[in-house]
RNA sequence: CCUCGAAAAGGGCAAUCCGCGGCCUCGAAGAGGCCCGGAGCGCAAAGCCACGGGGCGCACCAGUGCGUCAGCCGGGUUGCCGAA
Repeated sequence: CCUCGAAAAGGGCAAUCCGCGGCCUCGAAGAGGCCCGGAGCGCAAAGCCACGGGGCGCACCAGUGCGUCAGCCGGGUUGCCGAA
C1' cells in the first nucleotide's frame, strides 16, 4: 500500500415510531407530503456520483420521456480506526 472487518475510542448517518408541534395540498370526516423535536431498526462508506440494471410516480405517441430512490444490486470516486 492492497485485500479484509475482530476489539476499542472519538465522531457520522439513520429505517421506523411518537408529537394538543409548524407549513402545504386535497377535503365531509379525515388523509397525504415536507420540516422541526424526541426515541433509535440498522449502517465502515447508510459519504458523494443516476453510469448499467431494477423499484416507484407522472405524462403520452405504449415503450419511450421526465422525475425520484445512493437504506435494491452492480460500477465509479473520496474517506475514520485497525487485529488476523

Overview: A computed fold for an 84-nucleotide RNA from a Planctomycetaceae bacterium, annotated as c-di-GMP-I riboswitch aptamer. Its Rfam family is "c-di-GMP-I riboswitch aptamer". Gene Ontology term of the family: cyclic-di-GMP binding. The sequence was found by an Rfam model in a public genome assembly. Its mean pLDDT, the model's own confidence on a scale to 100, is 81.